[in-house]
Predicted 3D model of a 486-nucleotide part of an RNA (small-subunit ribosomal RNA, 5' domain) from an uncultured bacterium. The coordinates come from a structure-prediction model, not an experiment, and the mean pLDDT is 86. The full RNA is in RNAcentral, with records from ENA and SILVA.
Context: one part of a larger RNA
RNA sequence: AACGAACGCUGGCGGCAUGCCUAACACAUGCAAGUCGAACGAAGGCCCUAGCUUGCUAGGUGUCCUUAGUGGCGGACGGGUGAGUAACGCGUGGGGAUUUGCCCUAGAGUGGGGAACAACUUUUGGAAACGAAAGCUAAUACCGCAUACGCCCUUUUGGGGAAAGGCUUCGGCCGCUCUUGGAUGAUCCCGCGUCUGAUUAGCUUGUUGGUGAGGUAACGGCUCACCAAGGCUACGAUCAGUAGCUGGUUUGAGAGGAUGAUCAGCCACACUGGGACUGAGACACGGCCCAGACUCCUACGGGAGGCAGCAGUGGGGAAUAUUGGACAAUGGGGGAAACCCUGAUCCAGCAAUGCCGCGUGAGUGAAGAAGGCCCUAGGGUUGUAAAACUCUUUCACUGAUGAAGAUGAUGACGGUAAUCAGAGAAGAAGCCCCGGCUAACUCCGUGCCAGCAGCCGCGGUAAUACGGAGGGGGCUAGCGUUAUUC
Numbered sequence: 001a002a003c004g005a006a007c008g009c010u011g012g013c014g015g016c017a018u019g020c021c022u023a024a025c026a027c028a029u030g031c032a033a034g035u036c037g038a039a040c041g042a043a044g045g046c047c048c049u050a051g052c053u054u055g056c057u058a059g060g061u062g063u064c065c066u067u068a069g070u071g072g073c074g075g076a077c078g079g080g081u082g083a084g085u086a087a088c089g090c091g092u093g094g095g096g097a098u099u100u101g102c103c104c105u106a107g108a109g110u111g112g113g114g115a116a117c118a119a120c121u122u123u124u125g126g127a128a129a130c131g132a133a134a135g136c137u138a139a140u141a142c143c144g145c146a147u148a149c150g151c152c153c154u155u156u157u158g159g160g161g162a163a164a165g166g167c168u169u170c171g172g173c174c175g176c177u178c179u180u181g182g183a184u185g186a187u188c189c190c191g192c193g194u195c196u197g198a199u200u201a202g203c204u205u206g207u208u209g210g211u212g213a214g215g216u217a218a219c220g221g222c223u224c225a226c227c228a229a230g231g232c233u234a235c236g237a238u239c240a241g242u243a244g245c246u247g248g249u250u251u252g253a254g255a256g257g258a259u260g261a262u263c264a265g266c267c268a269c270a271c272u273g274g275g276a277c278u279g280a281g282a283c284a285c286g287g288c289c290c291a292g293a294c295u296c297c298u299a300c301g302g303g304a305g306g307c308a309g310c311a312g313u314g315g316g317g318a319a320u321a322u323u324g325g326a327c328a329a330u331g332g333g334g335g336a337a338a339c340c341c342u343g344a345u346c347c348a349g350c351a352a353u354g355c356c357g358c359g360u361g362a363g364u365g366a367a368g369a370a371g372g373c374c375c376u377a378g379g380g381u382u383g384u385a386a387a388a389c390u391c392u393u394u395c396a397c398u399g400a401u402g403a404a405g406a407u408g409a410u411g412a413c414g415g416u417a418a419u420c421a422g423a424g425a426a427g428a429a430g431c432c433c434c435g436g437c438u439a440a441c442u443c444c445g446u447g448c449c450a451g452c453a454g455c456c457g458c459g460g461u462a463a464u465a466c467g468g469a470g471g472g473g474g475c476u477a478g479c480g481u482u483a484u485u486c
C1' cells in the first nucleotide's frame, strides 16, 4: 500500500460500487420457458336468430374468451457454479478435410394422390402415477407418384433425390421445397507458452506406422482385419500432489512477486455414474432411459423428486443480504400483429463492506469565570475553550411544486432526484496512542503482584512502559486489532 475480509469500541447524511472465500452439504414453499387460433380437428362460454314446453332445442356469427390435444418454432440462448481438468483446457499465431436453424443474396419450383394417429365416443385396469381395447377425424403431421438446368453418386450418358399451405382490402403478404454465394455460430489440426516433486526413471500393445474396410458433418487407430516393430523419455516421459485458464487485479522506481471476487472472453459441470433419442445445434441445469445413494407418497401391488436459477430454510463457519416491485427501459423467445412470457435485466430493501463527497456551525468574546488537574502555594494549565452577544441554515426535518430517463401511446423506480418556502444552533464525535523505534508528560494507585508487550524490553516503594486521572499527539464517521499479499 492492498482486501469479496472478520472482530472490538463508536456511528449523522448522500452518491457509486460490492456482499457464502467454508459443505459441488441437504433442501419446505413460491416463482425462474414459453408462445402461435393467420397450420389443424374438437368441446365449452359469450353474442345473434328461430321455435316453443320459458329454459330448453335447433341454427348461425367472430381481429371474441377458455381448456386440453395434433402441429410449428423456442426449451442447446439467457442465468448459476468451479467439483473435475496440468489438457490443444486456456492464451497467442497459423491451417483445412467440414457443418451451420433463423438472417441476407441470387436462381428454379410449389403438380397430382393416399393411408393413419391424438383429441373425441364407448368399454375397461389402477389407491395413485399412469394406462389398455374398439370405433371416428383434420392439418403446414405422415407416405408414395410426377417434375428437377442447377444438386448428389457413379461413370458415360446411367442412376438417385423435393415441396404445404394459410391470410387477404384480391393488389398482395406470410410461408414451404431444391440450389448458389455470404454472414454468424460450431467442429477439427498444428507451432509456441502455461504450477510443484527425481525421497517418482523408465513408460506404452490400438501402443507407433502402413494397406484395406467401416464410421463421422469432416481429417485421423476414431473403430476393425492384416502387416511391420515401432513410439515417448534426463530439453524430465510415466507417476504423485496442487490448480479452472485469460483480459486483468494488487504491490513495486522497475525487473519481478502474489493473485484470478465483482465485469468481460473461453472451458467444464448440473444429486453420483453410464447411455443414447430428438434436433441446424445437446449426449441437454428446470428433457428421456438404466444403475446407485438420499428424501417423500402408498390401498404395499407401485409411484414421485433433484435450488452449483431468484428469493428463502437448516447445517457448516470468524463471516456474507429481501420468501420485495416492474416488464417502464435494454435485450431474449413465440406471433403477421395486438400481445404473451422473461427472478435475464432495470429498480427498490438490508450491511460504514469499500471508495468518494458533505455535515456536526460561523464571528466577536479575558472578570483569562466556575469546576478539574498540577503546584515551589506565588501561580500555571484546561482556555477564546465555555458562558454571553451578533449571525448563517449546508445536511437532516416540515410544507408546496415536481422531472429527464419515452420516438405517437406506455414510468416499476417515485411524489424519487431537483427547485421553492418555513422553523430553529437547533437533530449529528468517536477511536487509538503518548519509554525508544514514533508525533505526544505529569500526578495518584500498585509494588517482579496485578498487569503490558510488534521488537528492544517495563513492574521487586519516588514506574513518562502496569491501572486511573488531568494534559497532549494522531486519524476522523470512523478508529484500532487480527488474518493474508507485495
Stems, first nucleotide, its partner, number of pairs: 001485002005482005012358006018351002020316001025314003029311003034073003039070002042067004046062001047060006080269003089194007098186002103182002106179005111145001113143002120135006151160003165174003195241003202232003207229008244266004248259004271292005294305004322348001324347003330344001331342004361391004371382004395427001397422005405413001430475005435456003441470005451458002